This is a predicted structure of a 72-nucleotide RNA (transfer RNA) from Parathielavia appendiculata.
Its mean pLDDT, the model's own confidence on a scale to 100, is 81.
The organism belongs to Parathielavia, within Eukaryota.
RNAcentral holds the sequence, with entries from ENA.

[in-house]
RNA sequence: GCCCGUCUAGCUCAUCGGUAGAGCGCUUCACUAGUAAUGAAGAGGCGAUCAGUUCGAUUCUGAUGAUGGGCA
Numbered sequence: 001g002c003c004c005g006u007c008u009a010g011c012u013c014a015u016c017g018g019u020a021g022a023g024c025g026c027u028u029c030a031c032u033a034g035u036a037a038u039g040a041a042g043a044g045g046c047g048a049u050c051a052g053u054u055c056g057a058u059u060c061u062g063a064u065g066a067u068g069g070g071c072a
Base pairs, nucleotide, nucleotide: 001071002070003069004068005067006066007065010024011023012022013021018055026042027041028040029039030038048064049063050062051061052060
């Protein structure tokens, strides 16, 4: 330099166009003499950024950025 993949909650990942979920973690409560475990409830994301297509985009398209890999 060229090519390909990935980017969603604190972390690891789902969600193949219609108001985004799980596990772990976090907070509160119950239980206990007190912890742990267990049970219940809750907070936390405008989906890397900017445009385009569409009635409607996390999803399709392009550019940029970050990151991983391949070739030279």